[in-house]
Context: one part of a larger RNA
RNA sequence: UGACGGGGGCCCGCACAAGCGGUGGAGCAUGUGGUUUAAUUCGAAGCAACGCGCAGAACCUUACCAACCCUUGACAUGGAGGGGACCGUUCCAGAGAUGGUUCUUUCUCGCAAGAGACCCCUCGCACAGGUGCUGCAUGGCUGUCGUCAGCUCGUGUCGUGAGAUGUUCGGUUAAGUCCGGCAACGAGCGCAACCCUCGCCUCCAGUUACCAGCGAGUAAAGUCGGGGACUCUGGAGGGACUAACCCGUUAGGGUGGGAAGGUGGGGAUGACGUCAAGUCAGUAUGGCCCUUACAUCUAGGGCUGCACACGUGCUACAAUGCCUGGUACAAAAGGAACCAAGACCGCGAGGUGGAGGAAAUCCCUAAAGCCAGGCCCAGUUCAGAUUGGAGUCUGCAACUCGACUCCAUGAAGCCGGAAUCGCUAGUAAUGGUAGAUCAGCUACGCUACCGUGAAUACGUUCCCGGGCCUUGUACA
Numbered sequence: 001u002g003a004c005g006g007g008g009g010c011c012c013g014c015a016c017a018a019g020c021g022g023u024g025g026a027g028c029a030u031g032u033g034g035u036u037u038a039a040u041u042c043g044a045a046g047c048a049a050c051g052c053g054c055a056g057a058a059c060c061u062u063a064c065c066a067a068c069c070c071u072u073g074a075c076a077u078g079g080a081g082g083g084g085a086c087c088g089u090u091c092c093a094g095a096g097a098u099g100g101u102u103c104u105u106u107c108u109c110g111c112a113a114g115a116g117a118c119c120c121c122u123c124g125c126a127c128a129g130g131u132g133c134u135g136c137a138u139g140g141c142u143g144u145c146g147u148c149a150g151c152u153c154g155u156g157u158c159g160u161g162a163g164a165u166g167u168u169c170g171g172u173u174a175a176g177u178c179c180g181g182c183a184a185c186g187a188g189c190g191c192a193a194c195c196c197u198c199g200c201c202u203c204c205a206g207u208u209a210c211c212a213g214c215g216a217g218u219a220a221a222g223u224c225g226g227g228g229a230c231u232c233u234g235g236a237g238g239g240a241c242u243a244a245c246c247c248g249u250u251a252g253g254g255u256g257g258g259a260a261g262g263u264g265g266g267g268a269u270g271a272c273g274u275c276a277a278g279u280c281a282g283u284a285u286g287g288c289c290c291u292u293a294c295a296u297c298u299a300g301g302g303c304u305g306c307a308c309a310c311g312u313g314c315u316a317c318a319a320u321g322c323c324u325g326g327u328a329c330a331a332a333a334g335g336a337a338c339c340a341a342g343a344c345c346g347c348g349a350g351g352u353g354g355a356g357g358a359a360a361u362c363c364c365u366a367a368a369g370c371c372a373g374g375c376c377c378a379g380u381u382c383a384g385a386u387u388g389g390a391g392u393c394u395g396c397a398a399c400u401c402g403a404c405u406c407c408a409u410g411a412a413g414c415c416g417g418a419a420u421c422g423c424u425a426g427u428a429a430u431g432g433u434a435g436a437u438c439a440g441c442u443a444c445g446c447u448a449c450c451g452u453g454a455a456u457a458c459g460u461u462c463c464c465g466g467g468c469c470u471u472g473u474a475c476a
């Protein structure tokens, strides 16, 4: 100087407390451990691994296994020889890769000889190839403490020196934020602001959006003429700064006005560093290793196995509910090998067909809610696992191993031990919608969107994490 203390002081944070809803019990989904296996590819490991890499494992993916092949190779560059434009094609064997076989085609320049581009075959060598090892050789990127308020430097001063001072102190703040003081005076990286978005207003611009007034028109409808008011769209500005008033020496506290008030809400943004944290399997890359195999190709299997254990979720156990009928209101996305209306067929998944739409124009579009009726506390008109049968769709192909529909079946489950998690407002809780990936899907995941919409915070003694000062130390 740090680090540490079941030392002290001060101060923060959904850290506790106060509340609301969960997890831990059940069934199922999913990840992991374990076990099994020819293989169940590999990685991730307290917080910060475990719905994580995977924004999609039937084949492919795929790295794993057993089997069949292949050896200049599936891919790149270079040499030599032969052939042909390219592209395509028949038949046989085979699981296929592959092997054999048949047919067709003659490009550009040049008079020609020949040369060239592209493709195929053969030869031998340089080489290719490796998701093989090392994240403790690395780059890059990322997690985490933590959006915590810290981390440092120059000059000066003090100290033999390590170093100190500044950065401590008194206030104040979300903040090393600011004020005051001070052997310090300044500065940098962080904080804040500048950026995006939401909330108010103005201006500009109106088509596909809008429809107040005027006209037309309909069963109805901005449907049409038109309009530029409104909504909305999307561009430019304004607006909030402790500016005004009161209190306080200042920082700050209160009041009014205001759509918004003291950081207005949300996002992006992550200092010096820590964990030899994570990743050689995203890519890059040193070294090591393999080279008729640890490379490559193929069809099949596996990654989906199942006595168990854990994590994360979904659905429930019901009456603030379930069922049936009627009826209302979104936002944000997406659409051409795509989204698909009306119509018809089917109980349904879906099928037929195809208007319109490269889209503010067409399509995809709510549910909870509200109104009416039923159920009457029961393992039930709750719950839906499991199983049998019949189907639909995607796809070369749903046996291992897809999703969905219909009929039948109707399991556990009556609110969950110890323990444990999230959340402070348009939040929690609850309801649906869309998208990426994607042929299809194991999505109940993830990322967004809107609807309905709470309760509670006395307080900082205690638990956890963190910041500053101080103290002890046999630790560095």
Base pairs, nucleotide, nucleotide: 001476002475003473004472005471007470008469009468010467011466012465013464015460016459019423020422021421022420023419026315027314028313029312030311031310032309033308034306035305042053043052064301065300067298073127077126078125079123080122081121082120083119084118088103091100092099093098107116108115109114129290130289132288133287134286138284140279141278142277143275145273150189151188152187153186154185155184156165157164158163169180170179171178195267196266197265198264200238201237202236203235204234205233206232210227211226214225215224216223241261244255245254246253247252317416321375322374323373324372325371326370327369334363335362338357339356343352344351345350382413387408388407389406390405391404392403393402429452430451431450432449433448434447435446